Context: one part of a larger RNA
RNA sequence: ACGAACGCUGGCGGCAGGCCUAACACAUGCAAGUCGAACGAAGGCCCGGAGCUUGCUCCGGUGUCCUUAGUGGCGGACGGGUGAGUAACACGUGGGAAUUUACCAUGGAGUGGGGGAUAACAUUUGGAAACGAAUGCUAAUACCGCAUACGCAGUGGGGGAUCUUCGGACCUCACGCUAUUAGAUGAGCCUGCGUAAGAUUAGCUAGUUGGUGAGGUAAAGGCUCACCAAGGCGACGAUCUUUAGCUGGUCUGAGAGGAUGAUCAGCCACACUGGGACUGAGACACGGCCCAGACUCCUACGGGAGGCAGGAGUGGCGAAUAUUGGACAAUGGGCGCAAGCCUGAUCCAGCAAUACCGCGUGUGUGAAGAAGGCCUGAGGGUUGUAAAGCACUUUCAAUUGUGAAGAAAAGUUUAAGGUUAAUAGCCUUGAGCCUUGACGUUAACUUUAGAAGAAGCACCGGCUAACUCCGUGCCAGCAGCCGCGGUAAUACGGAGGGUGCAAGCGUUAAUC
Numbered sequence: 001a002c003g004a005a006c007g008c009u010g011g012c013g014g015c016a017g018g019c020c021u022a023a024c025a026c027a028u029g030c031a032a033g034u035c036g037a038a039c040g041a042a043g044g045c046c047c048g049g050a051g052c053u054u055g056c057u058c059c060g061g062u063g064u065c066c067u068u069a070g071u072g073g074c075g076g077a078c079g080g081g082u083g084a085g086u087a088a089c090a091c092g093u094g095g096g097a098a099u100u101u102a103c104c105a106u107g108g109a110g111u112g113g114g115g116g117a118u119a120a121c122a123u124u125u126g127g128a129a130a131c132g133a134a135u136g137c138u139a140a141u142a143c144c145g146c147a148u149a150c151g152c153a154g155u156g157g158g159g160g161a162u163c164u165u166c167g168g169a170c171c172u173c174a175c176g177c178u179a180u181u182a183g184a185u186g187a188g189c190c191u192g193c194g195u196a197a198g199a200u201u202a203g204c205u206a207g208u209u210g211g212u213g214a215g216g217u218a219a220a221g222g223c224u225c226a227c228c229a230a231g232g233c234g235a236c237g238a239u240c241u242u243u244a245g246c247u248g249g250u251c252u253g254a255g256a257g258g259a260u261g262a263u264c265a266g267c268c269a270c271a272c273u274g275g276g277a278c279u280g281a282g283a284c285a286c287g288g289c290c291c292a293g294a295c296u297c298c299u300a301c302g303g304g305a306g307g308c309a310g311g312a313g314u315g316g317c318g319a320a321u322a323u324u325g326g327a328c329a330a331u332g333g334g335c336g337c338a339a340g341c342c343u344g345a346u347c348c349a350g351c352a353a354u355a356c357c358g359c360g361u362g363u364g365u366g367a368a369g370a371a372g373g374c375c376u377g378a379g380g381g382u383u384g385u386a387a388a389g390c391a392c393u394u395u396c397a398a399u400u401g402u403g404a405a406g407a408a409a410a411g412u413u414u415a416a417g418g419u420u421a422a423u424a425g426c427c428u429u430g431a432g433c434c435u436u437g438a439c440g441u442u443a444a445c446u447u448u449a450g451a452a453g454a455a456g457c458a459c460c461g462g463c464u465a466a467c468u469c470c471g472u473g474c475c476a477g478c479a480g481c482c483g484c485g486g487u488a489a490u491a492c493g494g495a496g497g498g499u500g501c502a503a504g505c506g507u508u509a510a511u512c
Stems, first nucleotide, its partner, number of pairs: 004508005011359004016354001018351001024315003028312001030310001033074003038071002041068004045063001046061007081270003090195007099187002104183001111147002114144002121136006154175006162169002196242003203233003208230008245267004249260004272293005295306004323349001325348003331345001332343004362392004372383004396453001398448001401445002406439001411433009456501005461482003467496005477484002
C1' cells in the first nucleotide's frame, strides 16, 4: 500500500469503490426511438344536418385532438459493456500528403412544367407457425424525366392592395431542400523514434523486393492483375515460440529505479464461433441482414426462433464481489418549429466496516483505598479513582415540529428592438403572472426524555512495548527467524495483571 479474502467483534455519519475466477450458459421484463409542421388511410372524440325505432343509423366538416399499423425523413456508426485476440504504425510522441466529413457556422444562388409506380387498404389465397402469394385502388419532402449553362421539394404561421376557377395566385417570415466556396469537427492513410521474455528459436521470404502498364479506392501504395528484373529482411536478433490490450496514471522509494494498468480519462480491439457484404456522410454494424458451425427452444416433422462482454437478475466456476429498486427533477444525448416523447447514459436510493476520513460509547468529584478476583516472606501488595456514592452534561442515535439549496427554463400576458408593405406572424432582450424535485420522513435548525442505546481484538522469551501463578511433563502443543516443551516452562493451555491498536483488531495472499 490493496478492487482483497478468512477469523473474532461491531454504534453513527460523510465520501469513494464493489465477479480480479468461466470472452461459461442464460428464464423474465427493461436498455432507441422520434416527427401528423413530409404522406395517404382506418378508428375514436367533438360540431352540424337528415332519418326516425328517442338513442340508434346515415351524411358532411379547411373541427380538433388522440391512437394504430404503413410510406417517407433523421437517429439506431453516439451513448453503455468487456479485454478474448493483438509484440502490431495497436499504443505513446513528433512529422507528413495523395483524401473524405451527415448535423453545425458564414456567404452566394434561390424557379417552372410533367410522368409512372408502390405500401397501407380491399378481395381471393398458401402455411401449424414464422411468414407469404395473386389481383385491384391511392398519396408524398418516396421514385423518374424535361426546360432554365449546372441544380432543387416542398410544408407551416400571418396578411394590406390586385387577380381568382374562391382551392388559391401574390407578398412576407420560419423550417426544409439544392449547388458551390471556405471553416470547424470527426475519420481514413504514410512515416522517424520508443514499447515483454526466450538463441535450449539462425536463417526467413514467390505477390516475396522493385519497375512498366492497367484496374481499383474517398485517397498514396503489390491494394489487385499482366509482363519484366532478382531482389527484400537478418547477431543493431530476422523468422519462430511464450506471455500481454497500450497510455495519462497508480503504488512504493530520498532519488535512480522497481511493480502495476481496478475505479476516472484518451486510443485500440471484440460483440455465441468463423466468413461476407448491403444500406449509409460514417459500419463491414452489441440489442441490423445473409451463409456456415456449435448450443438452446417451438413444431402439425414440411419448417421456424434465439444470442446479457447493456442495467437488474439466475445457474455455474470460485476464497470472493450488491437490488429482477426510483426518476427523467438536474446534466447530457436522439427526434421534433415547439409543446413534448424516448433515454438501465445519468442522477439518486438499497446491500456489505470493502477502503479512507470524522464523531461517539460520557464529564467532574469520589479512600471505608469497600466487596470479589489474583499474588504473597501472611505483615501486606495489586486490580484501583477503577466501582459504588454525589454533582453535572446530552454530541450521535431515538422523538416533536419548522424547513433551505440543487430550478435554470418552458408556458402565458406585456414593453422595446429587428425582420416586413404591415400595428399580423416570427426572432432577440426586459418586466409581471403561473407553475416544474426522483432523492425526501433531504441538509440544517428545533422540542422532549434520560447516563440513558453503543468495545473489542491481538500480543507480553529475544528481535519487540508488555510478568507472575496454576495445569502439562520432548506429551499435548507453539513457531515470522532464532528456537520453546524430557517436573519449579515469563515461549504450550488457563487465570490474574500488563502492553499495543481501536469500530475495529489479527491472519493469509500478492507489490515496493
A computed fold for a 512-nucleotide part of an RNA from an uncultured prokaryote, annotated as small-subunit ribosomal RNA, 5' domain. The RNAcentral record of the full RNA draws on ENA.